Annotation: This is a predicted structure of a 350-nucleotide part of an RNA (small-subunit ribosomal RNA, central domain) from a metagenome.
Context: one part of a larger RNA
RNA sequence: UUGGGCGUAAAGGGCACGCAGGCGGAUUGCUAAGUUGGAUGUAUAAUCGUUAGGCUCAACCUAAUUUCUGCAUCCAAAACUGGUAGUCUAGAGUCUCGGAGGGGAAAGCGGAAUUCUUGGUGUAGCGGUGGAAUGCGUAGAUAUCAAGAGGAACACCGAUGGCGAAGGCAGCUUUCUGGACGAUGACUGACGCUCAGGUGCGAAAGCGUGGGGAGCAAACAGGAUUAGAUACCCUGGUAGUCCACGCCCUAAACGUUGUACACUAGGUGUCGGGGGUUUCAACGCCUUCGGUGCCGCAGCUAACGCAUUAAGUGUACCGCCUGGGGAGUACGCUCGCAAGGGUGAAACUC
Numbered sequence: 001u002u003g004g005g006c007g008u009a010a011a012g013g014g015c016a017c018g019c020a021g022g023c024g025g026a027u028u029g030c031u032a033a034g035u036u037g038g039a040u041g042u043a044u045a046a047u048c049g050u051u052a053g054g055c056u057c058a059a060c061c062u063a064a065u066u067u068c069u070g071c072a073u074c075c076a077a078a079a080c081u082g083g084u085a086g087u088c089u090a091g092a093g094u095c096u097c098g099g100a101g102g103g104g105a106a107a108g109c110g111g112a113a114u115u116c117u118u119g120g121u122g123u124a125g126c127g128g129u130g131g132a133a134u135g136c137g138u139a140g141a142u143a144u145c146a147a148g149a150g151g152a153a154c155a156c157c158g159a160u161g162g163c164g165a166a167g168g169c170a171g172c173u174u175u176c177u178g179g180a181c182g183a184u185g186a187c188u189g190a191c192g193c194u195c196a197g198g199u200g201c202g203a204a205a206g207c208g209u210g211g212g213g214a215g216c217a218a219a220c221a222g223g224a225u226u227a228g229a230u231a232c233c234c235u236g237g238u239a240g241u242c243c244a245c246g247c248c249c250u251a252a253a254c255g256u257u258g259u260a261c262a263c264u265a266g267g268u269g270u271c272g273g274g275g276g277u278u279u280c281a282a283c284g285c286c287u288u289c290g291g292u293g294c295c296g297c298a299g300c301u302a303a304c305g306c307a308u309u310a311a312g313u314g315u316a317c318c319g320c321c322u323g324g325g326g327a328g329u330a331c332g333c334u335c336g337c338a339a340g341g342g343u344g345a346a347a348c349u350c
Stems, first nucleotide, its partner, number of pairs: 004321003007304002012318001014201004021194003025088007033081002035077008049065006091191001092188004096183003103177007110154001115149007125136002162169002206247006215241002220236004258317006266295012299306002323350003332343004
């Protein structure tokens, strides 16, 4: 390089934006770089192939021919690709109107509950477990009533539901703000798709500085259990969990399924719009666009299964795989405050 693959066997980058690169709608003219045909030159000779000939044969030698499918120049063609000049609207985008949403950021507010503090009532237990004990309580606990403090999370609604590129997002109100969707026309006129490097975002844990600290709770301590028990259970409890700012950059970051476009039976539920129907006021019925589920045909698949939200049929571009262990290790480079991350072998062995 050819070839085969990536849902579960090895293999889709965590996600997005996007320069270079690759690829790119309809139509007309021109061009002739790619492309195609022809001509000429050149592509040393030998060798190889073919056919002859010469050594008595052969090896060997000699001659002719083929081949060297290349390169250069010239002439010609103009369908396709490219270039160039125009035109177009089906891709893409803008404007107008409209409804939906836990999309994001900031500020403010609310009630339930836990804990703590103070006061009242009240008395001997409470708590906890499989059973106990540690623990709390006559310095008055638990229970109960009232008041107060403070932090964190938002029951019901709630969904098989919604939004977001992914991570993720849920009490209520306000302000700022992103995206998607539908409808109607108008406008721009290929402005597109993908994307190595790059840039940004990126759960939890962790780190730095300063706050905060109710509950929970690594570590830790004690009580149990046990042969032991550095655990599971119980009583406590510090980092942390929360906020601000700055780092870290990893996950079973999963639909274990890259992105975009086109095409290919249906049935049924649900969410957000539009149209039609008119006694269905609303609910309904028919239809259409966008999302999200289930079932299922063709087809695909090793099977399981997937099946218009494809794992079907095709196109474009990117990423990745090549037996198990050694090993996501060592070394080097690079990023990080560190923890560590990224890149990533080999010997040896089966």